[in-house]
Model confidence (mean pLDDT): 85 of 100. The part of an RNA shown here (small-subunit ribosomal RNA, central domain) has 344 nucleotides and comes from Erythroxylum minutifolium. It matches the Rfam family "Bacterial small subunit ribosomal RNA". Gene Ontology terms of the family: ribosome and structural constituent of ribosome. NCBI's taxonomy places the organism under Eukaryota, Tracheophyta, eudicotyledons, Pentapetalae, Erythroxylum.
Context: one part of a larger RNA
RNA sequence: CUGGGCGUAAAGGGCAUGUAGGCAGUGAAUCGGGUUAAAAGUGAAAGUUGCCAAAAAUUGGGAGACUGCUCUCGAAACCAAUUCACUUGAGUGAGACAGAGGAGAGUGGAAUUUCGUAUGUAGGGGUGAAAUCCAGAGAUCUACGAAGGAAUGUCUAAAGCGAAGGCAGCUCUCUAGGUCCCUACUAACACUGGGGGGUGAAAGCAUGGGGAGCGAAUGGGAUUAGAUACCUUGGUAGUCCAUGUCGUAAACAAUGAGUGUUCGCCCUUAGUCUACGCGGAUCAGGGGCCCAGCUAACGUGUGAAACACUCCACCUGGGGAGUACGGUCUCAAGACCGAAACUC
Numbered sequence: 001c002u003g004g005g006c007g008u009a010a011a012g013g014g015c016a017u018g019u020a021g022g023c024a025g026u027g028a029a030u031c032g033g034g035u036u037a038a039a040a041g042u043g044a045a046a047g048u049u050g051c052c053a054a055a056a057a058u059u060g061g062g063a064g065a066c067u068g069c070u071c072u073c074g075a076a077a078c079c080a081a082u083u084c085a086c087u088u089g090a091g092u093g094a095g096a097c098a099g100a101g102g103a104g105a106g107u108g109g110a111a112u113u114u115c116g117u118a119u120g121u122a123g124g125g126g127u128g129a130a131a132u133c134c135a136g137a138g139a140u141c142u143a144c145g146a147a148g149g150a151a152u153g154u155c156u157a158a159a160g161c162g163a164a165g166g167c168a169g170c171u172c173u174c175u176a177g178g179u180c181c182c183u184a185c186u187a188a189c190a191c192u193g194g195g196g197g198g199u200g201a202a203a204g205c206a207u208g209g210g211g212a213g214c215g216a217a218u219g220g221g222a223u224u225a226g227a228u229a230c231c232u233u234g235g236u237a238g239u240c241c242a243u244g245u246c247g248u249a250a251a252c253a254a255u256g257a258g259u260g261u262u263c264g265c266c267c268u269u270a271g272u273c274u275a276c277g278c279g280g281a282u283c284a285g286g287g288g289c290c291c292a293g294c295u296a297a298c299g300u301g302u303g304a305a306a307c308a309c310u311c312c313a314c315c316u317g318g319g320g321a322g323u324a325c326g327g328u329c330u331c332a333a334g335a336c337c338g339a340a341a342c343u344c
Stems, first nucleotide, its partner, number of pairs: 004315002007298002012312001014199002017196001021192002025086006033079002035075002038072001040070003049063001051061003089189001090186003095180003101175007108152001113147006123134002160167002204245006213239002218234004256311006264289006271282004293300002317344003326337004
């Protein structure tokens, strides 16, 4: 390499978009590049494989094969090409519908904290138990007022939306996608996608703001043989905003994308048709069981891990090691590509 694989044993890229490439609906006509039939030419010799003749030597003769190539004359199913059509794939339009989809702006209430005023007096807080801590310079508690930041209780759901990451108070503006349903239009415009460009939680980084609560680092108090921890009291960066950057996660459904086919039952979301009353039919999603099949088993089972096809990524014993070296990118941290010796 081939073969075989990729939910959990090694292995699905974090995600989509899309270039090259690969692959790809139906019916005609043309063409004859691929394909294919026949015939001819050529395919040195030696060697090799049969056959014949010889007979021990420098054996001889004749045949086959060399699966190839070229040329001539045909065929036209398939592949390719050209042309003309079609509508089921794909898309556009009309009418409905749902939604925490995205961006910006405004705004609400509860709670924590702090401050002010009033009331009021001795504790409060914290724990397994304590102490550090706060408090007579009046705390905790209670009432009223103010400030400021962050998060959005109930509704909330196996719910919804989004390509993934993710998205939740309310209102407005801008904007993207989806589903259903009719028919009108375009006419294969489809699928996948090496590179590429984009997006991508948290943490981190840069600059400028902000800073209530929480809280790496860190001080103290405990615990303990010790305690660089668990518990506790403080508390910086950070968490928040704006603009850049980073490009990683158990980025998980540990399951790539797309298309078609395949026994049933139950629940649910958004529609449509029908019945009017429970229901019935049909789509696109979200869940729970389960037949066949598959699977090493667990399990999966119309949202497949079943049966098939197309394209891409990846795997090839454990450790060494996602390390070294080199290269690319980055402000840095580091990321991406990624070995070997040796060892079991």